[in-house]
RNA sequence: GCGGGAGUAGUUCAGUGGUAGAACUCAAGCCUUCCAAGCUUGUAGCGAGGGUUCGAUUCCCUUCUCCCGCUCCA
Repeated sequence: GCGGGAGUAGUUCAGUGGUAGAACUCAAGCCUUCCAAGCUUGUAGCGAGGGUUCGAUUCCCUUCUCCCGCUCCA
C1' cells in the first nucleotide's frame, strides 16, 4: 500500500429501514435481626463527519481505532 472483519449501556452480546433490547454490573426500595440470595423499580448507549430517504444503528461515501491476511520498495 491492497483486501477482509469488528466498533451498540460500565461489561458481554442481540437487533439490521419505522420511537434500541437482554444478561451481568451499578443505585433505590421490599424481604431479612444483619449479610447473601430472591422480588420490584430506575440510571446509562448505536466510534466520528457527510449523503440518500417522509424516516438511518441498518443503505452509500469519507474518516478514526482494533484484529486478520496478502504484497512491495527505497